[in-house]
RNA sequence: UGAAUAGGCAGAGGCGCAGCUGCGAUGAGUAAGAUGUUUUCGUCAAUAGACGAACGUGUCUGGAAGGCAAAGUUGCCGAAGCUGUUUAAAACUAACGUUCGAAACAGCUGGGGCUGUCUUUAAUAAAGGCAGCACUGUCACUGCACGCAUGCCAUGCAGUGAAGCACUGACCGCGCA
Numbered sequence: 001u002g003a004a005u006a007g008g009c010a011g012a013g014g015c016g017c018a019g020c021u022g023c024g025a026u027g028a029g030u031a032a033g034a035u036g037u038u039u040u041c042g043u044c045a046a047u048a049g050a051c052g053a054a055c056g057u058g059u060c061u062g063g064a065a066g067g068c069a070a071a072g073u074u075g076c077c078g079a080a081g082c083u084g085u086u087u088a089a090a091a092c093u094a095a096c097g098u099u100c101g102a103a104a105c106a107g108c109u110g111g112g113g114c115u116g117u118c119u120u121u122a123a124u125a126a127a128g129g130c131a132g133c134a135c136u137g138u139c140a141c142u143g144c145a146c147g148c149a150u151g152c153c154a155u156g157c158a159g160u161g162a163a164g165c166a167c168u169g170a171c172c173g174c175g176c177a
Stems, first nucleotide, its partner, number of pairs: 001177002005173001007171001009169003014077001016076006024068001032061006039054006080109008090099003110136002113133007138162008
C1' cells in the first nucleotide's frame, strides 16, 4: 500500500415504519330509555275488563367503543409486520373451549404503490393473508459511454440476478500478500 475478515459506531432508501395526544367526521338518529299501541301467551275477573311478559310498531330523548383523514409530537431504518410452538396471567363459558395482551424460540418479508381475491368490520374506510403488475433503493455480474494514448479505479446509462444478521463510511483488532 492492497484485498479480505471480526467488533462496536455513524449513516442511506421515502407518500419510509411504529407509538402517543387533542380536534373532527363516521359509527347513528343506531343501541338504550320514557310513553302510547297491534298481535300472542299467562293470571285474576266472569257484563265490560285489569295486570304481567314477548316479538313488533308510533312519538320524544338519545349514546359509547374499536377503527379512520389530516395535524402535532416521540422513538426509529428488521424500522415494523405476519405465521407457528411454548409459558404463566386476565375475561367469558356448566364444560369443552374462545378471546386478549406479555415473554421466549423458530420461520417469512429490502421498501412504498396499484389491481384482483379472501378474512375482519357498521362500512366499499382502514388493517392483514395470498397472487400479479410496474416503480424505487442496495449489492453482484455483463455491456456501452467518459477523460491525450494504453490500462486500472471512480462516475453515468442499460440488461440480468439476489436478499436486510444485508449495504455504505470511517475507526480499530487478528492475520495474508
Molecule: Lysine riboswitch aptamer
Organism: Salisediminibacterium halotolerans